[in-house]
RNA sequence: GCGGAAGGCUGGAUGAUCGCCAAGGCCGGUCCCUUCGGGAACCGGUUUGGAGGAAAGUCCGGACUCCCAAAAGAAACGGUGCCGGGUAACGCCCGGGCGGGGCAACCCGACGGAGAGCGCCACAGAAAACAAACCGCUUUGACGCGCGCGCAAGUGCACGGCGAAGUAAGGGUGAAACGGUGGGGUAAGAGCCCACCGCAGGGCUGGUAACAGCGCUGGCAUGGCAAGCCCCACCGGGAGCAAUGCCAAAUAGGGACCGCGUGCCGCCGGAUCUUCGGGUUCGGGGGCGGGGCUGCUUUUGCCCCAGCAGGUCCGGGUUGGCAGCUAUAGCGGCCGCGGCAACGCGGUCGUCAGAGGAAUGAUCAUCCAGAGAGGGCAACCUCUUGGACAAAAUCCGGCUUAUAGGCCUUCCGCGCAU
Numbered sequence: 001g002c003g004g005a006a007g008g009c010u011g012g013a014u015g016a017u018c019g020c021c022a023a024g025g026c027c028g029g030u031c032c033c034u035u036c037g038g039g040a041a042c043c044g045g046u047u048u049g050g051a052g053g054a055a056a057g058u059c060c061g062g063a064c065u066c067c068c069a070a071a072a073g074a075a076a077c078g079g080u081g082c083c084g085g086g087u088a089a090c091g092c093c094c095g096g097g098c099g100g101g102g103c104a105a106c107c108c109g110a111c112g113g114a115g116a117g118c119g120c121c122a123c124a125g126a127a128a129a130c131a132a133a134c135c136g137c138u139u140u141g142a143c144g145c146g147c148g149c150g151c152a153a154g155u156g157c158a159c160g161g162c163g164a165a166g167u168a169a170g171g172g173u174g175a176a177a178c179g180g181u182g183g184g185g186u187a188a189g190a191g192c193c194c195a196c197c198g199c200a201g202g203g204c205u206g207g208u209a210a211c212a213g214c215g216c217u218g219g220c221a222u223g224g225c226a227a228g229c230c231c232c233a234c235c236g237g238g239a240g241c242a243a244u245g246c247c248a249a250a251u252a253g254g255g256a257c258c259g260c261g262u263g264c265c266g267c268c269g270g271a272u273c274u275u276c277g278g279g280u281u282c283g284g285g286g287g288c289g290g291g292g293c294u295g296c297u298u299u300u301g302c303c304c305c306a307g308c309a310g311g312u313c314c315g316g317g318u319u320g321g322c323a324g325c326u327a328u329a330g331c332g333g334c335c336g337c338g339g340c341a342a343c344g345c346g347g348u349c350g351u352c353a354g355a356g357g358a359a360u361g362a363u364c365a366u367c368c369a370g371a372g373a374g375g376g377c378a379a380c381c382u383c384u385u386g387g388a389c390a391a392a393a394u395c396c397g398g399c400u401u402a403u404a405g406g407c408c409u410u411c412c413g414c415g416c417a418u
Base pairs, nucleotide, nucleotide: 001414002413003412004411005410006409007408008407009406010405012367013366014365015364016363017362018361020050021049022048024047025046026045027044028043029042030041031039032038033037052389056400057399059398060397061396062395063394064240065239066238067237069300070299071298072297073296077236078235079234080233081232082096083095084094085093086092097111098109099108100107101106112231113230117229118228119225120224121223134171135170136167137166138165139164140163141162143160144159146157147156148155149154179197180196181195182194183193184192198220199218200217201216203214204213205212206211244323245322246321247320254314255313256312257311258310263288264287265286267284268283269282270281271280272279273278289305290304291303292302293301330351331350332349333348334347335346336345337344338343368387370385371384372383373382374381375380
């Protein structure tokens, strides 16, 4: 100097004019009470403050609120998936291990189980899970044909196709072909044998662990896919600020249907009848029994026993105001301690948008970051252009996605110079 990697900050500034929202303070006015004086509400002025690093996506986890009467459990369904930490918690963050990409700095990982079972692997290929031979290689048989040797019988070599035996090293197909590379051996080959790697078993050492390293034994391996169903471990109620609560007001105290048993025992009181033993009836408690309140089960609790408690469906009114509403596990900076770190503990300083169909805006001027062109040795000057993604809605911790331009720190590679 060029290229790359990781982390962080910022993301226009100033002035003028007009226009919004909020809170408190100050000033003035209306109004009220009234001894001084004070004050709710309203109006006007002034002061202060007023949208992000992602406010976005709605993907996770919570705080908070309600439902399920309360609690517990199981199943179903869903989520996560190496180890150890952090956190209120998480599918997030930090550190480590293994695997992959990259020369490297670094980056990525849906990273438990393939002998519990089921399923899939198209086409191509001989063959895709217990085999197998398309081309080929080796040995051999007879036949055809040619050459040579031989007096003859015969014999040797080469070529051609057919058959038999052996083979899976070489070639081909494919994402993947029943271990790989090298050597020996063989008719030709093959873990057939050997060395190394790999695989299986078992031992020692280091580490909290995931794992790593080193020996020993054995010629020894049952392919892949579980972001296929599944198995295993762990976690999980549902709905959401349009949650929910209060005030005011209004309507139709609406309609239809379902609703098992409708019983037994005993006590008190009234009425009536009486053969004075008791019977009938009404009312009020209690117990048993039955029904209900929760998607299922159990325990406790509560309600009801007659058209009851409760359940299902249809229909009507409420479209107003207040709260929830902003320091909530608050947040941020600096310092100290612990920790590799994430983070934790302590101290100190600072920090407040709260709208309610939804405020934070519009115009003008100047300057400026950047870019382009020209002039100039340089400093600099002139002209042109120019500022991304985008907008709070209950709040917080993360992840993911979008982003013009500028700046800072650290690291890697290449080149050059000293």

The RNA shown here (Bacterial RNase P class A) has 418 nucleotides and comes from uncultured Sulfitobacter sp. Rfam family: Bacterial RNase P class A. Its family is annotated with ribonuclease P activity, tRNA processing and dimeric ribonuclease P complex in the Gene Ontology. The coordinates come from a structure-prediction model, not an experiment, and the mean pLDDT is 76. The sequence was found by an Rfam model in a public genome assembly.